[in-house]
A computed fold for a 74-nucleotide RNA from Brevundimonas sp., annotated as transfer RNA. The source organism's lineage runs through Bacteria, Pseudomonadota, Caulobacterales, Caulobacteraceae and Brevundimonas. The coordinates come from a structure-prediction model, not an experiment, and the mean pLDDT is 81. Its Rfam family is "tRNA". The family's RNA type in Rfam is transfer RNA. Gene Ontology term of the family: triplet codon-amino acid adaptor activity.
RNA sequence: GCCCCUAUAACUCAAUCAGGCAGAGUAGCGGACUCUUUAUCCGAAGGUUGAAGGUUCGAUUCCUUCUGGGGGCA
Repeated sequence: GCCCCUAUAACUCAAUCAGGCAGAGUAGCGGACUCUUUAUCCGAAGGUUGAAGGUUCGAUUCCUUCUGGGGGCA
RNA backbone atom coordinates (compact mmCIF):
# COMPACT_ATOMS: atom_id res chain seq x y z
C1' G A 1 0.00 0.00 0.00
C1' C A 2 -4.22 -3.53 -1.13
C1' C A 3 -8.05 -6.92 0.69
C1' C A 4 -11.32 -9.23 4.45
C1' C A 5 -13.77 -9.39 9.30
C1' U A 6 -15.53 -6.44 13.30
C1' A A 7 -17.90 -1.96 16.44
C1' U A 8 -25.43 -2.63 19.42
C1' A A 9 -27.07 -1.54 27.51
C1' A A 10 -21.64 -1.48 32.68
C1' C A 11 -19.90 -6.68 30.43
C1' U A 12 -20.83 -10.99 26.79
C1' C A 13 -23.87 -11.33 22.57
C1' A A 14 -28.70 -11.55 19.34
C1' A A 15 -31.61 -8.72 15.71
C1' U A 16 -28.66 -7.04 9.96
C1' C A 17 -28.75 -11.62 4.92
C1' A A 18 -34.66 -10.12 3.22
C1' G A 19 -35.43 -2.00 6.01
C1' G A 20 -41.13 -1.74 9.82
C1' C A 21 -42.20 -0.77 18.18
C1' A A 22 -34.02 -2.09 19.63
C1' G A 23 -33.87 -7.62 22.70
C1' A A 24 -31.54 -11.77 25.89
C1' G A 25 -28.02 -13.41 29.60
C1' U A 26 -24.66 -11.61 33.43
C1' A A 27 -23.66 -7.50 36.72
C1' G A 28 -25.96 -3.45 39.48
C1' C A 29 -30.92 -1.62 41.86
C1' G A 30 -35.87 -2.77 44.38
C1' G A 31 -38.92 -6.74 46.35
C1' A A 32 -40.32 -11.99 47.89
C1' C A 33 -38.24 -16.21 50.52
C1' U A 34 -34.64 -16.94 54.94
C1' C A 35 -32.92 -16.15 62.07
C1' U A 36 -28.89 -14.05 58.66
C1' U A 37 -26.12 -14.78 54.19
C1' U A 38 -25.69 -17.61 49.75
C1' A A 39 -28.92 -19.82 46.35
C1' U A 40 -33.80 -19.41 44.06
C1' C A 41 -38.00 -16.47 42.30
C1' C A 42 -40.39 -11.68 40.83
C1' G A 43 -40.07 -6.54 39.18
C1' A A 44 -38.30 -2.07 37.28
C1' A A 45 -34.42 0.57 35.17
C1' G A 46 -30.38 0.78 31.82
C1' G A 47 -29.05 2.43 24.33
C1' U A 48 -27.43 9.22 20.16
C1' U A 49 -26.83 0.81 17.54
C1' G A 50 -18.34 3.92 16.58
C1' A A 51 -18.61 9.17 13.70
C1' A A 52 -20.48 12.26 9.54
C1' G A 53 -23.43 12.31 5.21
C1' G A 54 -26.89 9.92 1.41
C1' U A 55 -31.37 6.87 -0.18
C1' U A 56 -36.36 6.00 1.87
C1' C A 57 -42.85 7.34 4.41
C1' G A 58 -39.43 4.74 7.64
C1' A A 59 -32.26 2.83 8.58
C1' U A 60 -28.82 -1.13 13.81
C1' U A 61 -30.00 -3.09 8.73
C1' C A 62 -28.88 -0.42 2.14
C1' C A 63 -24.91 3.23 -0.19
C1' U A 64 -20.39 6.72 0.51
C1' U A 65 -16.41 8.62 3.50
C1' C A 66 -13.84 8.51 8.06
C1' U A 67 -12.26 6.38 13.03
C1' G A 68 -10.99 2.27 16.57
C1' G A 69 -9.90 -3.16 16.98
C1' G A 70 -8.47 -7.98 14.59
C1' G A 71 -6.59 -10.86 10.40
C1' G A 72 -4.40 -11.88 5.42
C1' C A 73 -1.21 -10.55 1.10
C1' A A 74 2.94 -7.71 -0.49